RNA sequence: AACGAACGCUGGCGGCGCGUCUUAAGCAUGCAAGUCGAAUGGCAAGAUUGGUGCUUGCAUGAUCCUAGAAUGGCGGACUGGUGAGUAACGCGUGGGUGACGUACCCUUUGGACGGGGAUAGCUGCUAGAAAUAGCAGAUAAUACCGGAUAAGGUGGCCUGUGUCAGAGGCAGGUCAGGAAAGGAACAUUUGUUCCGCCGAAGGAACGGCUCGCGAGCUAUUAGCUAGUUGGUGAGGUAACGGCCCACCAAGGCGAUGAUAGCUACCCGGCCUAAGAGGGUGAACGGGCACAUUGGGACUGAGAUACGGCCCAGACUCCUACGGGAGGCAGCAGCUAAGAAUAUUCCGCAAUGGACGAAAGUCUGACGGAGCGACGCCGCGUGGAUGAUGAAGGUCGGAAGAUUGUAAAAUCCUUUUAUGACUGAAGAAUAAGUAUGGUGAGAGAAACGCCGUAUGGUGACAGUAGGUCAUGAAUAAGCAACGGCUAAUUACGUGCCAGCAGCCGCGGUAACACGUAAGUUGCGAGCGUUGUUCGGUAUUAUUGGGCGUAAAGGGCAUGCAGGCGGAAUUGCAAGCUUGGUGUGAAAUACCGGGGCUUAACUCCGGAAUAGCAUUGAGAACUGCAAAACUAGAGUCACUGAGGGGCAAUCAGAAUUCCAGGUGUAGGGGUGAAAUCUGUAGAUAUCUGGAAGAAUACCAAUGGCGAAGGCAGGUUACCAGCAGAUGACUGACGCUGAGGUGCGAAGGUGCGGGGAGCAAACAAGAUUAGAGACCCUGGUAGUCCGCACAGUCAACUAUGUGCACUAGAUGUCUGGUCGACAGACCGGGUGUCGAAGCAAACGCGAUAAGUGUACCGCCUGGGGAGUAUGCCCGCAAGGGUGAAACUCAAAGGAAUUGACGGGGGCCCGCACAAGCGGUGGAGCAUGUGGUUUAAUUCGAUGGUACGCGAGGAACCUUACCUGGGUUUGACAUCUAGUGGAAUGCCUUAGAGAUAGGGUAGUGUAGUCUACUACACCGCUAGACAGGUGCUGCAUGGCUGUCGUCAGCUCGUGCCGUGAGGUGUUGGGUUAAGUCCCGCAACGAGCGCAACCCCUACUGCCAGUUACUAACAGGUAAAGCUUGAGGACUCUGGCGGAACUGCCGAUGACAAAUCGGAGGAAGGUGGGGAUGACGUCAAGUCAUCAUGGCCCUUAUGUCCAGGGCUACACACGUGCUACAAUGGUUACUACAAAUCGAAGCGAAACUGUGAGGUGGAGCAAACCGCAAAAAAGUAAUCGUAGUUCGGAUUGAAGUCUGAAACUCGACUUCAUGACGUUGGAAUCGCUAGUAAUCGCGCAUCAGCACGGCGCGGUGAAUACGUUCCCGGGCCUUGUACACACCGCCCGUCACGCCAUCCGAGUUGGGGGUACUUGAAGCCGCUCGUCUAACCCGUAAGGAGGACGGUGUCGAAGGUACGCUUGGUGAGGAGGGUG
Repeated sequence: AACGAACGCUGGCGGCGCGUCUUAAGCAUGCAAGUCGAAUGGCAAGAUUGGUGCUUGCAUGAUCCUAGAAUGGCGGACUGGUGAGUAACGCGUGGGUGACGUACCCUUUGGACGGGGAUAGCUGCUAGAAAUAGCAGAUAAUACCGGAUAAGGUGGCCUGUGUCAGAGGCAGGUCAGGAAAGGAACAUUUGUUCCGCCGAAGGAACGGCUCGCGAGCUAUUAGCUAGUUGGUGAGGUAACGGCCCACCAAGGCGAUGAUAGCUACCCGGCCUAAGAGGGUGAACGGGCACAUUGGGACUGAGAUACGGCCCAGACUCCUACGGGAGGCAGCAGCUAAGAAUAUUCCGCAAUGGACGAAAGUCUGACGGAGCGACGCCGCGUGGAUGAUGAAGGUCGGAAGAUUGUAAAAUCCUUUUAUGACUGAAGAAUAAGUAUGGUGAGAGAAACGCCGUAUGGUGACAGUAGGUCAUGAAUAAGCAACGGCUAAUUACGUGCCAGCAGCCGCGGUAACACGUAAGUUGCGAGCGUUGUUCGGUAUUAUUGGGCGUAAAGGGCAUGCAGGCGGAAUUGCAAGCUUGGUGUGAAAUACCGGGGCUUAACUCCGGAAUAGCAUUGAGAACUGCAAAACUAGAGUCACUGAGGGGCAAUCAGAAUUCCAGGUGUAGGGGUGAAAUCUGUAGAUAUCUGGAAGAAUACCAAUGGCGAAGGCAGGUUACCAGCAGAUGACUGACGCUGAGGUGCGAAGGUGCGGGGAGCAAACAAGAUUAGAGACCCUGGUAGUCCGCACAGUCAACUAUGUGCACUAGAUGUCUGGUCGACAGACCGGGUGUCGAAGCAAACGCGAUAAGUGUACCGCCUGGGGAGUAUGCCCGCAAGGGUGAAACUCAAAGGAAUUGACGGGGGCCCGCACAAGCGGUGGAGCAUGUGGUUUAAUUCGAUGGUACGCGAGGAACCUUACCUGGGUUUGACAUCUAGUGGAAUGCCUUAGAGAUAGGGUAGUGUAGUCUACUACACCGCUAGACAGGUGCUGCAUGGCUGUCGUCAGCUCGUGCCGUGAGGUGUUGGGUUAAGUCCCGCAACGAGCGCAACCCCUACUGCCAGUUACUAACAGGUAAAGCUUGAGGACUCUGGCGGAACUGCCGAUGACAAAUCGGAGGAAGGUGGGGAUGACGUCAAGUCAUCAUGGCCCUUAUGUCCAGGGCUACACACGUGCUACAAUGGUUACUACAAAUCGAAGCGAAACUGUGAGGUGGAGCAAACCGCAAAAAAGUAAUCGUAGUUCGGAUUGAAGUCUGAAACUCGACUUCAUGACGUUGGAAUCGCUAGUAAUCGCGCAUCAGCACGGCGCGGUGAAUACGUUCCCGGGCCUUGUACACACCGCCCGUCACGCCAUCCGAGUUGGGGGUACUUGAAGCCGCUCGUCUAACCCGUAAGGAGGACGGUGUCGAAGGUACGCUUGGUGAGGAGGGUG
């Protein structure tokens, strides 16, 4: 785009078309083929008339008129229906018929003489239920039959002629046989005219037969054929012919697809397409076939006959059971089937047909109407104005937006509708009548022909059309809105319901589901489904491919086939170009015409592939002839070679055997064991045997068609290359089938068997080990003969020929040079130009450009499977599907990620060390358990002394109980009461409830009262939520990781993803820097800038300091002057930069060493965390979308809980002791903190502490004692003078309150623990370890956290390994990225398939049997008018009967083919 469509929703009108696509299933009823009295006999009813009989209205005669039936003629072979069959001369197209036919029609011509006998109807009788049949009698014809005639025709014979071709042609002669029918009208004296009849010729139109060419699928159909192929003869036909028969011959068809199977009516056309094509064959037209299934003939011009006949079968109906009847694939209609397809209508008015002289009759052909949006076309459902952009709806936080000039409203129109009234064309002068001309005729009449006038007839239908009236009045839906694809928002739903053509949507914010609003598209339709073509170059002729995506046969040889070098002549098959015929009409195209337009229809034109025929041409192909040498080949010469086959020879090694020497192991592995050895191995020496394979040379090298080929020699065979000459003269290339060769493994037979080695055995390994490893070991490996015929048989690249830059190796031959080398051939490699290619890559050895031929491919799986066939001894091989299932499978390349890949490098990563954890007790957190509650969160690393920097109440979110509802808290409004506020008291656990009392604000028009502020009460908006979602979020944070990375602009490269830069060579802590480079620059990171610390200068100096000076003290910067030196404090500076020297390095960057320096190579520490990852953590810090609760999930209160305790884990503290404990004495810090605070002295208590209150908002006073260390003493290796848990008693402090549940003190008690399994953590220097001090939180509570200083080590060879990370590279089937992907079995469900003992249908075949109807043949049983022979009898002939051949359906048997079903079995797909 289209449709004979169907379904869903919807539906106003008209025109023109179309309408059982399914079961060629079955059919009730009606109609669809009759007509002619001018062919015939005759006649019911009726009409007219006359006579007769008379029962006076009946019988009968004549005439007219004809129904029904009958004889006869013509037509029922047309029209109409359907598409079952048919793969065929059935159809299409073009020829032939020299091999034929034709009723009706037209033209021409010649005839029509004279006779005969029957028969139906009818009458009578008979049989039968009926259908129907029989007998007897009479009768007619345009029915039937002889005779005569025969121009012409037909047949036989003869003669001639003729053609490309046998004439069955033509011409002539002769012989033979063969015709007829009347009717009507008018005249009537012969007759005339018309319609018919017979013979012949021609035409038109129609048909029969025949031939060339064309149009399906399957080779998993390869051989078929006995009337088969041909001949002769006879028969038959309208006609040719094996069409049929007899005989003879053995042919005919087939890979250019016979035969068989399946499917199918064919064409003009129709649909689609740019075309070429592809699909299709409804309607209309041409042809064919069929008419319930099968068979058969008759009649006829024509049939093997839809509405005829006979027979057989199935089915239906009638029946008196004896027999009969029927055929809608005609028009309607019915039943069933189905997704699905109409009225049992009107009419012959038109067109056409049959009959007739005609009128006319018949006509379900046809013309019309009805039903169906089934299709095409046209019209309408109103038009104009109309903004406060109304209302309502929808969206929005609002403003507003949108629906939308849409509506309303005003004005207008009336197609359509309704009502009324009118109203065509389709009809044609048919018959008849009148009349003119003309023809025949002797003529009138009638008649024929041509005219003129008149003249009846309408199914549709009172239709089309027209006029008037009424009034916007009667008339809009469907689908879509994620992308493709024009058009979006809200709500509902929550992987549900659903959508979906593909991709895909839906798991609480769905532009994708459903609804609404809006929008978009089309519009009396719109969408869906189905089908065809297109897009699709996705079957490729036009117009594809085959190295890696599917695809080159394993290799050769070669029949058929296809293709083929240069030149000459001819022919004209192909080819080119004209003419002619055909190519039906319709359709399509162009131009016009008619319906108001269009659809539709009419007219004209042009066009038409093809086919046939006839001219012309000769370039090309082809064919023929003769000839050429460039292709191909032959001979002569030379050369290289693991080319093949056979024989023979050789040495090394291995194993075995024998012997000698010799002694304890050998062998094997990651490590072992099995194994072997004191019966003497391994090792070593000598001798012997056997089989297999041939080190070095050796190669990127050689040969071969491929497989493949390797010790030497000999014989035979074959191929290849080169140079020169001669010869043949296109002999060539390719190659479906065919044939041969064909690795390894395998098979059969016979040999052989050293080594190796499937199977097998043992030992190991392992969770297991049917493996890898080890020890053994049989087929096999080897030889001969035969089979097999496959492979990653690979260059994954078919063969041949030609052309298209080069560079560089190598093997072999040649030319020149004769050193090097250069050049010409033939092989074999690498790189590379153009070009090609998706890229990778190929690139004269093409995957380039051409050409010839062959093979092969067409999404993945199923599957190289099933089945059939062929081959094979088998294993198996060749050929080779489908159902079903998926939306991919695949190639090349890119970026990542990953690897028990590689390279380089780093990190307390390992190693080297030091100290811990894991064992004990306790503290603390978590899990688990428990509980009314043990609130919640954090959960590998990256949760677990975490949120929490401090749960007795509070906190607090949990539980129990008691209260409360505009609320504990915020804002606003309305009403109402009261200043606010303070105090006292009652009940209660308290919240709370009640009572009492004091107190009366500011402003005004200040009396009443009003307003404001504040506090209550009532009502309403609202508050509130530590309720849910961290997977809706912001913010903040952890981690990789303080790892060195992550990117951008421009340029360049690539089809692109992307790359380059950022890679490389060095170097660094560093993408730090240098050099190089199609890159040049830049950004975020690194580093630096900031802070602390280490040295120092300057300035300043009190509360810090005290060197010099002075005074004082037992002593002390203790105090006072004083000082600005020092320490210190705190401001500003300096200093370090690989700056200097040397070496290394590339003249670089840099590294190493050194000097100087307080500090040396980022001096030490901190802050600082790139792009990103983990849907990491947090809705309980805070904020926040959505959802949820609202007398409760809010809020208040009391008490309890978060502190539980068989247990498990993490993080810590204290220890186990002598480097220690205890006692005494005695030194040295830093950094903090302090007013509801730090709190001195003094007194007091054993002590915690108490009393006290000086000083201090602090370089001033205080906490404050630093501790380890040091000195001295003691303890003596013990569960202790270690260790301190636990418990008892007594206290202190804080606080309303220490019971659940605080810390501390004293006395007493004195548990476990004697250095900790597997495992595991931290740390590289002022670090670890060890020692104390402070701070935050805080009423109180610190073994935790955060800080501070004191003392103060050991070790690092090094980067193999573990973990993590960075860069480069490589492989990848991974990309939620190795915690990936993914294979097979098993279990279960479903689906289709295969096999299957069988079983049950269909189809066609062969053989035999039975054998209807019927044609043909035979027969003399019966009958026999006209006609023939015969005087006659009779015969001939005919009919019937009988019989024979053929013969449908049926039966039997056999095998073939194809379905259904089938216990069970098998694999496959999917979940």
A computed fold for a 1471-nucleotide RNA from Treponema sp. 9:A:D01, annotated as small-subunit ribosomal RNA. Model confidence (mean pLDDT): 82 of 100. Rfam family: Bacterial small subunit ribosomal RNA.